[in-house]
Order: sequence, then C1' cells, then structure tokens
RNA sequence: AAUGAGAUCGGUGAUGGAGUUCACCGUCAACCGCGGGUCCCGCUGAUAACUCCUACCCCUUU
Repeated sequence: AAUGAGAUCGGUGAUGGAGUUCACCGUCAACCGCGGGUCCCGCUGAUAACUCCUACCCCUUU
C1' cells in the first nucleotide's frame, strides 16, 4: 500500500414522524417508482417489511 473477515460508527432503501427487524453502501457509494405510442401521455403507494400517528383518497353514519 492492496485485499479479505469481524466489531463499531455514519449514510441509504420513489413524498412526513416514531418503534422493531432486515438489506445495501463507505462519499466517483448505497439510493433517485412503473407502463406506453417516449421529452409526451397514463398508473400505484406516505412501509424495504410489520405496527402506530399525521397528511391525502373512497364509502357510510351523525
């Protein structure tokens, strides 16, 4: 100096917050949704997964 492994730390996982778990990345990184007739048109979801809250949408009741 390079490479590999483990621990720790930080960051990330298509729009907000919290907890838990998982995965990925080490700053030239992880990540930055999908479809089609592709620079235009259309579609789903606040999660990577689970639970709760907030926002949004639909239906019903008062």
Fluoride riboswitch aptamer (crcB RNA motif) from Methanoregulaceae archaeon UXB-2016, 62 nucleotides, folded computationally. The coordinates come from a structure-prediction model, not an experiment, and the mean pLDDT is 77. Rfam family: Fluoride riboswitch aptamer (crcB RNA motif). Its family is annotated with positive regulation of gene expression and response to fluoride in the Gene Ontology. The model forms 100% of the base pairs in the Rfam consensus.